RNA sequence: AUCUACAACGGGCAAACCCUGAGAAAUCGGGGGACGCAAAGCCAUGGGCCUACGGCGAAAGCUACGGCUGCCAGGUUGCACAA
Repeated sequence: AUCUACAACGGGCAAACCCUGAGAAAUCGGGGGACGCAAAGCCAUGGGCCUACGGCGAAAGCUACGGCUGCCAGGUUGCACAA
């Protein structure tokens, strides 16, 4: 110096739930709170899943231009570093 693995140090994020706000809903923002996470940082690009205001339909229902990156991939960026 490189590879491998994530022990260690310093830390980081924040599920459910509660309060509050936005939204038709899914869900999201703020505060509290920690189930967990080595990318649980970012991107809706591919797949998958959720919702259906509106549109279509006689009805059942169908439908994303709305969402989920803590569903799986992919891209991209970053901290530390022993045996």